[in-house]
């Protein structure tokens, strides 16, 4: 340099035949329990879905540049 995956909450990841509130689990944080601690319960908590432009009434989802990581091949 070509070709392909992949990028969504501090952290692993769902959610894609576009539909209109972005979700779980751990994690942090406040409570309860408890002599204190872990463990459990409870409550609330975090995201411009990597960036920007494009279609669309409507885009994490589809197109086209970019950035980044990973794998092949030269």
């Nucleotide at each position: 340099g070509g070709c392909c995956c992949c990028g969504u909450a501090g952290c692993u990841c769902a959610g894609u035949u576009g539909g209109a509130u972005a979700g779980a689990g751990c994690g942090g944080c406040a409570g309860a329990c408890u002599u204190c601690u872990a463990a459990u319960c409870u409550g609330a908590u975090g995201g411009u879905c990597g960036a920007g432009a494009g279609u669309u009434c409507g885009a994490a989802u589809c197109u086209c540049u970019c950035c980044g990581g990973g794998g092949c091949c030269g």
Molecule: transfer RNA
Organism: Propionibacteriaceae bacterium